[in-house]
RNA sequence: GGCGGCAUAGCCAAGUGGUAAGGCAAGGGACUGCAAAUCCCCCAUCCCCAGUUCGAGUCUGGGUGCCGCCUCCA
Numbered sequence: 001g002g003c004g005g006c007a008u009a010g011c012c013a014a015g016u017g018g019u020a021a022g023g024c025a026a027g028g029g030a031c032u033g034c035a036a037a038u039c040c041c042c043c044a045u046c047c048c049c050a051g052u053u054c055g056a057g058u059c060u061g062g063g064u065g066c067c068g069c070c071u072c073c074a
Base pairs, nucleotide, nucleotide: 001070002069003068004067005066006065007064010024011023012022018054027041028040029039030038047063048062049061050060051059
């Protein structure tokens, strides 16, 4: 230099254009003599900027970061 993959909550992680699943953690509550366990509730500017579209986490362009592969030069 070329090519490819990835970026979603504090962490892990689903979601092939139509209201962003689930688990763990944290917080609140129930229960308990106090706890643990259990149960209930609660948490999202989908990396950033644009574009397409009635509608974008999803498609397109650009950028940033991380990972991998290839080639050349030095």